The RNA shown here (Bacterial RNase P class A) has 420 nucleotides and comes from Segeticoccus sp. It matches the Rfam family "Bacterial RNase P class A". The family's RNA type in Rfam is ribozyme. Gene Ontology terms of the family: ribonuclease P activity, tRNA processing and dimeric ribonuclease P complex. The sequence is in RNAcentral, with records from ENA. NCBI's taxonomy places the organism under Bacteria, Bacillati, Micrococcales, Intrasporangiaceae, Segeticoccus. It is recorded under the gene name rnpB. Model confidence (mean pLDDT): 78 of 100.
RNA sequence: UGAGUCGGUCAGGCGGUCGCGUCAGGCGGUGUCGCCCCUCGGGGUGGCGCUUCCUGCCGAGGAACGUCCGGGCUCCACAGGGCAGGGUGGUGGCUAACGGCCACCCGGGGUGACCCGCGGGACAGUGCCACAGAAAGCAGACCGCCCGGGCGGCCGCCGGUCCUGCGACAGCAGAGCCGGGGACGCUCGGGUGAGGGUGAAACGGUGGUGUAAGAGACCACCAGCACGUCAGGCGACUGGCGUGGCUCGGCAAACCCCACCCGGAGCAAGACCAGACAGCACGCGCUCGAGGGCGGCCCGCCCGAGCGUGCGGGUAGGUCGCUGGAGGUCCGUGGCAACACGGGCCCGAGAUGGAUGGCCGUCACCCGGCCACGGGUAACGGUGGCCGGGACAGAACCCGGCGUACGACCGACUCAUCCA
Numbered sequence: 001u002g003a004g005u006c007g008g009u010c011a012g013g014c015g016g017u018c019g020c021g022u023c024a025g026g027c028g029g030u031g032u033c034g035c036c037c038c039u040c041g042g043g044g045u046g047g048c049g050c051u052u053c054c055u056g057c058c059g060a061g062g063a064a065c066g067u068c069c070g071g072g073c074u075c076c077a078c079a080g081g082g083c084a085g086g087g088u089g090g091u092g093g094c095u096a097a098c099g100g101c102c103a104c105c106c107g108g109g110g111u112g113a114c115c116c117g118c119g120g121g122a123c124a125g126u127g128c129c130a131c132a133g134a135a136a137g138c139a140g141a142c143c144g145c146c147c148g149g150g151c152g153g154c155c156g157c158c159g160g161u162c163c164u165g166c167g168a169c170a171g172c173a174g175a176g177c178c179g180g181g182g183a184c185g186c187u188c189g190g191g192u193g194a195g196g197g198u199g200a201a202a203c204g205g206u207g208g209u210g211u212a213a214g215a216g217a218c219c220a221c222c223a224g225c226a227c228g229u230c231a232g233g234c235g236a237c238u239g240g241c242g243u244g245g246c247u248c249g250g251c252a253a254a255c256c257c258c259a260c261c262c263g264g265a266g267c268a269a270g271a272c273c274a275g276a277c278a279g280c281a282c283g284c285g286c287u288c289g290a291g292g293g294c295g296g297c298c299c300g301c302c303c304g305a306g307c308g309u310g311c312g313g314g315u316a317g318g319u320c321g322c323u324g325g326a327g328g329u330c331c332g333u334g335g336c337a338a339c340a341c342g343g344g345c346c347c348g349a350g351a352u353g354g355a356u357g358g359c360c361g362u363c364a365c366c367c368g369g370c371c372a373c374g375g376g377u378a379a380c381g382g383u384g385g386c387c388g389g390g391a392c393a394g395a396a397c398c399c400g401g402c403g404u405a406c407g408a409c410c411g412a413c414u415c416a417u418c419c420a
Stems, first nucleotide, its partner, number of pairs: 001416010012363007020059002023056004028051010061392001065403002068401005073266004080299004085262005090104005105119001106117004120257002125255002127251003142196002144192009154182002157180005163174004204222006223247002225244008270320004279311006291303003327346008365390009375380001
């Protein structure tokens, strides 16, 4: 200098101006209740509310987001049993809990810093394995290799025999038939699974012995598996030794099996105050019990005199819940860590058509463009000036996580190259 890996921090500052919301205060206005005065029209005063206006304090996030998990809280019985259903899945720990976090194990990726894992079971059963390939699961065999039988043509290679020609009568040459032999081709039966080729995956790998050809059929070494045993570790697991030819695939995010966990609904939970209305018809039921609690079903338990349907009528405001909590931060102690304990300090959103904002100036940082200067062969970067722009995103009961979106800065580490 370039390329990366991991971790952390911030989320603009200040000023002016115009607005918004909660709360508190003030001048008025108004409602209601009580007391007093009164010429009975009203007036004064105090409490509790509401409110125009004014003043003051405070007023979003690291993700407030998605609503994917877990918990608190509230109601449904004191939350019962079973079935169904859902979830989780290496080990140990942390935690209120978790599908989260920490550490480790195993497997995989990267030269490395480091990263990833949807990590129980495929001898309980069922199912699936596209294309290609002979064959995808338990046995079988396409080409090939080997053995045997049959047929065919070929080769005079061997034996026998017949004929023709030449002949020096020793023979030589040619052709036919019968039998045998040889390699070849076709076919039938058998052996084989080593070789070829396909695939994501093909019944261990290499070398040898062996054989008609072969094969863990046998042998040596290697890789794996199972069992036994020893050592280390809380454990997942790791390492050593021995034995066994055991080497018969994969998929469970296919059904399924195993272990563990899960009652349901959610702040529109739920509680209270105020306030409106008008009933009628039909059906079922009143202990032989409708209906409800019990929001999948059954059992069991409890409540139980009203319930359901149709038509008609009618209110829909306010208060609480509501924010200080498994809270944050600093130090110390224990722990590798997550985290726990102790002490100090800090905590100033709570809306309900839903506030937390707009504009201007200035400073700082970053990005883009243009110009100037100077560096360098160049690519390019440096300094200064001007112009433009500033990321994702808005609480709604509250926390712990996860995931996703996104701007900038800092630190540690790795690899490559160059210089000293």